[in-house]
Context: one part of a larger RNA
RNA sequence: GCCUACGAGUUAAUUUCACUAGCGAGGUUAAGGACUUCAGGUCUGCAGCCGUAGCGAAAGCGAGUCUUAACAGGGCGUUUUAGUUAGUGGUAUUAGACGCGAAACUUAGUGAUCUACCCUUGUGCAGGUUGAAGUCUUGGUAACACAAGAUGGAGGACCGAACCCAUAGAAGUUGAAAAUUCUUGGGAUGACGUGAGGGUAGGGGUGAAAGGCUAAUCAAACUGAGAGAUAGCUCGUACUCCCCGAAAAGCUUUUAGGAGCUGCCUUAGAUGUUUCUUUAUAGAGGUAGAGCUACUGAUAGGAUGCGGGGGCUUCACCGCCUACCAAUUUCUGACAAACUCCGAAUGCUAUUAAAGAUAAAAAUCUAGGAGCUAGGUUAUGGGUGCUAAGGUCCGUAACCGAGAGGGAAACAACCCAGACCAUCAGCUAAGGUCCCCAAAUAUAUGCUAAGUUGUUUUAACGCGGUAUGACUGCUUAGACAGCUAGGAUGUUGGCUUGGAAGCAGCCAUUCAUUUAAAGAGUGCGUAACAGCUCACUAGUCGAGUGGUCGUGCAUGGAUAAUGAUCGGGCAUAAGCAUAUUACCGAAGCUAUGGGGUGCAUAUUUUUAUGUACUGGUAGGGGAGCAUUCUAUAUUGCGUUGAAGCAUAAGACGUGAGUCAUGAUGGAGCAUAUAGAAACGAAAAUGUAGGC
Numbered sequence: 001g002c003c004u005a006c007g008a009g010u011u012a013a014u015u016u017c018a019c020u021a022g023c024g025a026g027g028u029u030a031a032g033g034a035c036u037u038c039a040g041g042u043c044u045g046c047a048g049c050c051g052u053a054g055c056g057a058a059a060g061c062g063a064g065u066c067u068u069a070a071c072a073g074g075g076c077g078u079u080u081u082a083g084u085u086a087g088u089g090g091u092a093u094u095a096g097a098c099g100c101g102a103a104a105c106u107u108a109g110u111g112a113u114c115u116a117c118c119c120u121u122g123u124g125c126a127g128g129u130u131g132a133a134g135u136c137u138u139g140g141u142a143a144c145a146c147a148a149g150a151u152g153g154a155g156g157a158c159c160g161a162a163c164c165c166a167u168a169g170a171a172g173u174u175g176a177a178a179a180u181u182c183u184u185g186g187g188a189u190g191a192c193g194u195g196a197g198g199g200u201a202g203g204g205g206u207g208a209a210a211g212g213c214u215a216a217u218c219a220a221a222c223u224g225a226g227a228g229a230u231a232g233c234u235c236g237u238a239c240u241c242c243c244c245g246a247a248a249a250g251c252u253u254u255u256a257g258g259a260g261c262u263g264c265c266u267u268a269g270a271u272g273u274u275u276c277u278u279u280a281u282a283g284a285g286g287u288a289g290a291g292c293u294a295c296u297g298a299u300a301g302g303a304u305g306c307g308g309g310g311g312c313u314u315c316a317c318c319g320c321c322u323a324c325c326a327a328u329u330u331c332u333g334a335c336a337a338a339c340u341c342c343g344a345a346u347g348c349u350a351u352u353a354a355a356g357a358u359a360a361a362a363a364u365c366u367a368g369g370a371g372c373u374a375g376g377u378u379a380u381g382g383g384u385g386c387u388a389a390g391g392u393c394c395g396u397a398a399c400c401g402a403g404a405g406g407g408a409a410a411c412a413a414c415c416c417a418g419a420c421c422a423u424c425a426g427c428u429a430a431g432g433u434c435c436c437c438a439a440a441u442a443u444a445u446g447c448u449a450a451g452u453u454g455u456u457u458u459a460a461c462g463c464g465g466u467a468u469g470a471c472u473g474c475u476u477a478g479a480c481a482g483c484u485a486g487g488a489u490g491u492u493g494g495c496u497u498g499g500a501a502g503c504a505g506c507c508a509u510u511c512a513u514u515u516a517a518a519g520a521g522u523g524c525g526u527a528a529c530a531g532c533u534c535a536c537u538a539g540u541c542g543a544g545u546g547g548u549c550g551u552g553c554a555u556g557g558a559u560a561a562u563g564a565u566c567g568g569g570c571a572u573a574a575g576c577a578u579a580u581u582a583c584c585g586a587a588g589c590u591a592u593g594g595g596g597u598g599c600a601u602a603u604u605u606u607u608a609u610g611u612a613c614u615g616g617u618a619g620g621g622g623a624g625c626a627u628u629c630u631a632u633a634u635u636g637c638g639u640u641g642a643a644g645c646a647u648a649a650g651a652c653g654u655g656a657g658u659c660a661u662g663a664u665g666g667a668g669c670a671u672a673u674a675g676a677a678a679c680g681a682a683a684a685u686g687u688a689g690g691c
Base pairs, nucleotide, nucleotide: 001691002690003689004688005687006686011095012094013093014092016090017089018088019087020086021085022084023083026050027049028048032044033043034042035041054061055060064076065075066074067073098236099235101233105226106225107224108223109222110221116200117199118198119197120196121195122194123193124192125190127159128158129157130155134151135150136149137148138147139146163187164186165185168183169182170181171180202218204214205213206212239624240623241622242621243620244619249262250261251260252259253258264371265369266368267367268366269365270364271363273361274362275357276356277355278354279353280351281350282349283348289342290340291339296336297335300332301331302330303329307325308324309322310321311320312319375400376399377398378397379396380395381394382393383392384391405416406415407414420594421593422592423591425590426589427588431584432583433582434569435568436567440581442580443579444578445577446576447575453571461556462555465553466552467551468550469549470548471547472546473545474544482540483539484538485537486536488513489512490511493507494506495505519534523532524531595614596613597612598611599610600609601608602607625680627677628676629675630674631673632672633671635670636669637668644664648661650659651658652657
């Protein structure tokens, strides 16, 4: 992992609601007793309980009562009569209370055959090395001391087996082994190793101390019991069809992943249009916008210049000046969520107004049952943040959640559209029509040359790309471009300077002359000149040529890590823009047939017709299928083959399922109507067994 079996809302008492039944201003017995055909039977039993009256703390009074001094006022009642007993079902409460699951706590015991330490008594340590103290002899000394040689045999001494340990590496890691093996290594007369017997026990022991060890278990052992501890947590919770169908919000919470009340769902009943939409009318309001010599505050420039600063003057006062600051007033400009002289659109409220919609739809109330209280995205109005976020917090709407289908290559939320079933029928939506791929290689007119389109997306800024529009200058009295020629004189203007001659710099009334025209000079150049050129003019040529602003499509700007691409192929249209027609295209709509639900109308008691509806998680409601057992039946089947099993194919039912046939099997079983449940498995890291 698979298969088979087992595996989770039960039971009791009580509450409340609904339905069914009995009796009804009453209803009902409990224990006990008697009888008995022994049957969850019959008869008693009136104690008790609920209801018929309330008010008060109570005494108590009573359709009233309490408060009070009160006959006042006020509170709770009456005036409006239905209850009660049983059965079934929903819910709640108390119990383990749908099932499994802690870590822990308490209590009573069991453990030191493992291991820690201790006690008693034994036992073990090949071989080799070193050579302490002491002693002796000799030398030596006044005597010691001291020295040398022998002897001696000390040591948590040395090397190294047994023995004990475990340093490094490798192997092993479903192992040979729930800690080992191999190689290497440490200690090896000691704080040594070890046998046997004994001691210390769980908040206790023991510990050369690692929270170590205390029987493969230790920051509190193991076993039984309390015990089904508790678990606002996780997981699981088993057949079918039909109807409706949420929420992720407000307030409170030792509350924030839990609850309570409300909101939203469902079922039953009541009321009966109370509902919804539009228009009209009447309202409240201070948002968007706008405005500010209308306030509060902020604010740029100008005028005016109170006052101040600075300077001058003076013995002092007075006075004068100002590229300074600057009040008030004023002109122009202009800001505000916590500014407003103003002020919408929407939205909201009301109406015994009008119209329309719905009755098969809404609304409100009462009662039973819930679930939800982590929401999300997109668009839009805002706060926060960086006018960042698939960010966060509010408002409004839609969608997802709980929604399938078509489109967007793929893609909860975007676009289209809401799936009862069937059909080898039709029409459309979004989106498409060269091929993949259903449908136009459609039509008309333009644009684009960048494969732009079409890297997922793109900006400021740049651009004599190209198409097009508007305004405007010059132009056959010859423009624009090119070519030919001129481009001079006073003068090297004055100043400055070493020099300054059009061209380093400064000044200028930058003037005048000759001219077709020519600047006291546009640029290059020289040390300064020279030289080249321009403005300007003539000739030649012969028709357009410049400037500014706008629009469309292109272009540069353009950068990411495994191999690229528009979804791909590819395309100069099969790209872009405008217009038009045809077609394709969905579970939409239609057609044909069928099922279910609600309602209406007919019939009349189950049918017909009509009509609308029939996506669905949590959840509410309804109707059924199957399993085991019981009762009833003058119902049935069965060795001429029951149940069961496996398999093939057939019929019926929307489905759970049912029926029949053949094969196997070898003795019980079915149907109808009721009743009762140890009543349905794919999931719980489910339990047991098998493979």
Molecule: large-subunit ribosomal RNA, domain II
Organism: metagenome